[in-house]
RNA sequence: UGAGUUUGAUCCUGGCUCAGGACGAACGUUUGCGGCGGGCCUAACACAUGCAAGUCGAACGGGCUAGCAAUAGAAAGUGGCGCACGGGUGCGUAACACGUGGGUAAUCAACCCUUCAGCUCGGAAUAACGGUGGGAAAAGGAGCGCUAAUACCGGACGCGUCUUCGGGAGCUUCGGCUCCUGUCGCAAAAGACCCGCAAGGGUUGCUAGAAGACGAGCCCGCGGCCCAUCAGUUAGUUGGUGAGGUAAUGGCUCACCAAGGCUAAGACGGGUAGCUGGUCUGAGAGGAUGAUCAGCCACACUGGAACUGAGACACGGUCCAGACUCCUACGGGAGGCAGCAGUGGGGAAUAUUGCGCAAUGGGCGGAAGCCUGACGCAGCCACGCCGCGUGAGUGAUGAAGGAUUUCGGUUCGUAAAGCUCUGUGGGGAGAGAAGAAUAAAGCCUGUGAAGAGCAGGCCUUGACGGUAUCUCUUUAGCAAGCACCGGCUAACUCCGUGCCAGCAGCCGCGGUAAUACGGAGGGUGUAAACGUUGCUCGGAAUUAUUGGGCGUAAAGCGCAUGUAGGCGGUCUGGUAAGUUGGAUGUGAAAGCCCAGGGCUCAACCCUGGAAGUGCAUCCAAAACUGCUGAACUAGAAUCUCGGAGGGGGUCGGAGAAUUCCCGGUGUAGAGGUGAAAUUCGUAGAUAUCGGGAGGAAUACCAGUGGCGAAGGCGCCGACCUGGACGAUGAUUGACGCUGAGAUGCGAAAGCAUGGGGAGCGAACAGGAUUAGAUACCCUGGUAGUCCAUGCCGUAAACGAUGAAGUGCUAGAUGGUGGGAGAUUUGACCCUUUCGUCAUCGUAGCUAACGCAUUAAGCACUCCGCCUGGGGAGUACGGUCGCAAGACUAAAACUCAAAGGAAUUGACGGGGGCCCGCACAAGCGGUGGAGCAUGUGGUUUAAUUCGACGCAACGCGCAGAACCUUACCUGGGUUAAAUCCUUCAGAAUCUAGCAGAAAGGCUGGAGUGCCCUUCGGGGAAUUGAAGCGAAGGUGCUGCAUGGCUGUCGUCAGCUCGUGUCGUGAGAUGUUGGGUUAAGUCCCGCAACGAGCGUAACCCCUAUCGCCAGUUGCCAUUAUUUAGUUGGGAAUUCUGGCGAGACUGCCGGUUAAAACCGGAGGAAGGUGGGGAUGACGUCAAGUCAUCAUGGCCCUUAUGCCCAGGGUGUCGCACGUGCUACAAUGGCCGGGACAGAGGGCUGCGAACCCGCGAGGGUAAGCUAAUCUCAAAAAACCAGUCUCAGUUCGGAUUGGAGUCUGUAACUCGACUCCAUGAAGCUGGAAUCGCUAGUAAUCGGAGAUUAGUACGCUCCGGUGAAUAUGUUUCCGGGCCUUGUAUAUACCGCCCGUCACACCAUGGGAGUCGGUUGCUCCAGAAGUGGAAACCUCAACCGCAAGGUAAGGCCCUACCAAGGAGCGCCUGGUGACUGGGGCUAAGUCGUAACAAGGUAGCCGUAGGGGAACCUGCGGCUGGAUCACCUCCUUA
Repeated sequence: UGAGUUUGAUCCUGGCUCAGGACGAACGUUUGCGGCGGGCCUAACACAUGCAAGUCGAACGGGCUAGCAAUAGAAAGUGGCGCACGGGUGCGUAACACGUGGGUAAUCAACCCUUCAGCUCGGAAUAACGGUGGGAAAAGGAGCGCUAAUACCGGACGCGUCUUCGGGAGCUUCGGCUCCUGUCGCAAAAGACCCGCAAGGGUUGCUAGAAGACGAGCCCGCGGCCCAUCAGUUAGUUGGUGAGGUAAUGGCUCACCAAGGCUAAGACGGGUAGCUGGUCUGAGAGGAUGAUCAGCCACACUGGAACUGAGACACGGUCCAGACUCCUACGGGAGGCAGCAGUGGGGAAUAUUGCGCAAUGGGCGGAAGCCUGACGCAGCCACGCCGCGUGAGUGAUGAAGGAUUUCGGUUCGUAAAGCUCUGUGGGGAGAGAAGAAUAAAGCCUGUGAAGAGCAGGCCUUGACGGUAUCUCUUUAGCAAGCACCGGCUAACUCCGUGCCAGCAGCCGCGGUAAUACGGAGGGUGUAAACGUUGCUCGGAAUUAUUGGGCGUAAAGCGCAUGUAGGCGGUCUGGUAAGUUGGAUGUGAAAGCCCAGGGCUCAACCCUGGAAGUGCAUCCAAAACUGCUGAACUAGAAUCUCGGAGGGGGUCGGAGAAUUCCCGGUGUAGAGGUGAAAUUCGUAGAUAUCGGGAGGAAUACCAGUGGCGAAGGCGCCGACCUGGACGAUGAUUGACGCUGAGAUGCGAAAGCAUGGGGAGCGAACAGGAUUAGAUACCCUGGUAGUCCAUGCCGUAAACGAUGAAGUGCUAGAUGGUGGGAGAUUUGACCCUUUCGUCAUCGUAGCUAACGCAUUAAGCACUCCGCCUGGGGAGUACGGUCGCAAGACUAAAACUCAAAGGAAUUGACGGGGGCCCGCACAAGCGGUGGAGCAUGUGGUUUAAUUCGACGCAACGCGCAGAACCUUACCUGGGUUAAAUCCUUCAGAAUCUAGCAGAAAGGCUGGAGUGCCCUUCGGGGAAUUGAAGCGAAGGUGCUGCAUGGCUGUCGUCAGCUCGUGUCGUGAGAUGUUGGGUUAAGUCCCGCAACGAGCGUAACCCCUAUCGCCAGUUGCCAUUAUUUAGUUGGGAAUUCUGGCGAGACUGCCGGUUAAAACCGGAGGAAGGUGGGGAUGACGUCAAGUCAUCAUGGCCCUUAUGCCCAGGGUGUCGCACGUGCUACAAUGGCCGGGACAGAGGGCUGCGAACCCGCGAGGGUAAGCUAAUCUCAAAAAACCAGUCUCAGUUCGGAUUGGAGUCUGUAACUCGACUCCAUGAAGCUGGAAUCGCUAGUAAUCGGAGAUUAGUACGCUCCGGUGAAUAUGUUUCCGGGCCUUGUAUAUACCGCCCGUCACACCAUGGGAGUCGGUUGCUCCAGAAGUGGAAACCUCAACCGCAAGGUAAGGCCCUACCAAGGAGCGCCUGGUGACUGGGGCUAAGUCGUAACAAGGUAGCCGUAGGGGAACCUGCGGCUGGAUCACCUCCUUA
């Protein structure tokens, strides 16, 4: 300090996620040791058992035990002190509970300290105890009889204090306080212990007062949670007077009086919560938290209550009520672990029914001492922090083994082994602390009157624990795991799996080559731990005080007036609230920080300091803010004059037009549309003329012109009225700005009542369109639109821009309303000023687009609003409304995005320009028939496989009878090749058997070459066996290479440098011309370059040179014949050259270039071919070949025979032949080019009607041969017909090839003679030697050609052109598209799941009000009962007690509500869910531009009406601006 994630890419906005720290944690795996800490966060759920508060005999009596006394011990009871501390928990509590700072002049205070004064005289009881009675017992009592006190009661004294009534002085916060003084009243234990004969002394205790300390009560300022979908609340309530009560103030309580008190700075209500020091995090500000430790508070089974006491309304006390548990003989009793252990339960989860009072501390006691689950220790748990160890050095044959491999190696790896060392921890043995002595007791000594006190000495006391620590010894021996390795994020390979299993914090992995799943090897990180989960802070400037925003991303209220509030001009005086400085007090300790010290270090602990940003008080300053006094005029306002204006309201008037009515003319149509129809019209429409009625709106002017706060406002006139502006002076003197609530205005639609109703026109009806058409179009038409009055209160109410409120910051131009100057013939022009409306633009700002003195710039003030998308502006609640609905406004759940601007493509039923047999103009076809061929389908044992729009379908196949062949049936089987090892035989040739063949079985002949020690060995070859292997037309063309198709022979595709832009990118490559062309020229922030285009290559058209055989023959001989001489001219052949370049001329032009012409064989790339940019289609091919991976291995390999690929109701493509006279048939006789030929072409001759056969010359080819060219031409015939057209089909007979023509070849002859008379919708090819037509040749083959490829012969028509269809190129525009329109995407319906609203109700909880009720207790009190102390001689009385009554009051009961939770038949919408249904709403002009508000309608998206917006494309026009 950042990173990942929206996109094809970019910038921004914005959310989600990650890396860090922390924890009283939990879970998983693992686990050696120690130290220091921590350990029920859940059920304040219920608790068995033990322990947690007693002590004092030096307060008291009696009894008991030790035999008795003395004495000692234990101890029930009376009495004293303690039990209000310590310990636990966090229920309640939003409060003076807590924190902090104050007050108490409104208070208390046992024990302790200091001080002062005292401790006198009496009395009456009672427990224990004894005895009686009841009860099973327990708890607890009843009656009777004794007894003591430091228990209880009375009297006296009274230094003080306090009380009553007075007087005086001082101080004061004016309430009182302090001091002096007179008066009235108030206390106690002659106790206990020690010494002493005693006197007396000492210790202790008691009483009253003062003061201190510790502690407590009460009051006040300030501070710290959420909800306003809680807005009003309160009757003891607020205050007063008086009284009561309390330690004390006070409505704390009561009587009376008054009507107050609190609240938007949040009362009241609801939810949640103990508060703090601190803790965690963070740079800080903050945020979260309140375990352990410490302070305060609250509570003690639940609720209530008081008693005792210094202190309690009391955790281990009392009483009552309730729930629960236990005992019971059913009569009645007992209990309270939120003390320490422990149990059950709950839970993801939290420990021993341990030891000791040795230390520290507490209670009692004079003390010894007793008690102490406080505390000190130990046990359990890696729960946390800290420390240590699991060894160290050396060691390369880089061992074995694992993993991997390109088979060479690499890696684990100096790691191991081996060698040399060390000894922490662990085991064994021994020694052995500190905590403990300044404490206490005892004893001794001294001092002292003393045994009091003081001083010194001696002695005793350890739970932990034989622990820490130390020494010796033992042996590298006994001690390493966990997570991760796609990016973020350090770390990579192999195998398995195959959208399965699984992973995942986010993005996302997995569909056969997964660094992402699982395993392994290796690596990275960390380490006695490591991961996961949860929670919290950070990153997050993602709530922004520090430190954000609001034109388009979320976000300016529709507009104004104005209250509270916030902010506020200039000068001057005062003040001191804010502000600033200083001082004092406080801010507990612990903690954090700093320094030092102690445990070997550290964690931990100790000491000191600093800090604690705060609060309070005092002093000072006076600049700024506030307050206050006095003043000013620049802000603001008023007066005067003036002009502009669709500003508003009311009343009246006008003309044009539509419709209707009446009348005239007039006749068959009118109307409407893309085309029609519904509709109107012979009962007279439409048209036209005249008259009339009625309603609504005001053409032209009219303008980015005017006015208004906004909505909005448009004929003319009158009246009433608001605002702005300009000019001049004068007046007031900050009167200002903004504005939560509040109030008013507020388009259209809509609502209510009453009018009105011409046109238009939701709904509705009909007609069309359509697959449908609840729409778009048409014909009608109701509400409504209009008026009056009253509601509604919303719009894309927009400049998507708050007030514009104020000030500042270059300009240019125009419109409009005034003014001034100057000047006039002027509606001129010029200069200048104020206001207003616009356009462009500098700086600046902005994510960009853009804004730019009318800011979205620079600043200040105030208000409103935003915080990911969806759910949702929805639900519930509330307010308003007649209703429609408006305003306010969530959550569950769900996604990782949603979004803005701009970029490049692509696309558009957007635009512009251009091209192409794209259309048009033509010629000929296909689609109809028969046949051929390919495909689909069907069939089959198999009909092998591939190719599927163009760009599959006479395609792979340049040729399936066997073979091919991959398929099927059947029969068989390690076939063939290479290497190595072993054995045998050289090789080779050949016969027989059964078999469909393959293969098998049985024979026969036959031995060679080299070396030799004659045994044999070797080479080569064959066979057998073994080894490893081979083989596969099996799968994947979506793992690939190579090759190919296609867009497309279209003109494009890019790069370097520079420049522009934050960037993706742009520029160049766009623009103006031109071209077949990104071809060239000009211009230009571009300048250059590359791949394409063109050219270079081949064929062809002309000529020249060279060469003449097998080709040629003009001249000259010769012949049947270039046949032969001969010739080298010509043709031709095939080498080399020439030629064409817009070169020349004319026109146009800036140039490029275009048009025309000349010459020329050829003219504007001459014609044709080859040549195919970057790329697209996961296009095609694993079956040409190659190849990764996977699969098969007596089979998916290989061999063989037969069959199939050739089926056949059908559909499609490509062809052939035809339908005929431009023809058929017969006869005759012409003219090519290019090819092929030894497994061959095969002449001539003979035979056959013919296919062909026989024989055979020539030719390895310009020599011989295939070979006849055909159409054309000449002559004849046929005469329009299913024919002398057409030839399918079928019968018969043959030929050829081949081992073999049955399935299933071609051809010949004879016979047969089908469909078909020019082909529907639709569709294909072609622009010149082309189409059409005619034949020839070749490849493939043994044979099989209507196919394919090549060759020549004959040889047209048409193009005015680019409106339209298709395809393509460039520019531009819109886009919600980028797997790119075969895109994206909306809603209903159906299925599954999830959360949620309503819901007849129903079941709970909290709580309010009104009643009933009234335990215990406290208070009160007339009567009654009882009664030791006091009074009284007594009777009796007072106080006190009891009973009863009464006030308050807990539980409980009843009724009526509020709020809230669960559940609920049914129901509403919502979300989510690879491949359901219906449509096509939106994005392009999305095919009717879209959207907003409102109303109606409709299966659904939606449609229609009215008003509004541009966040609408396109074309034209108007206006304005800029530049020239």
Molecule: small-subunit ribosomal RNA
Organism: uncultured prokaryote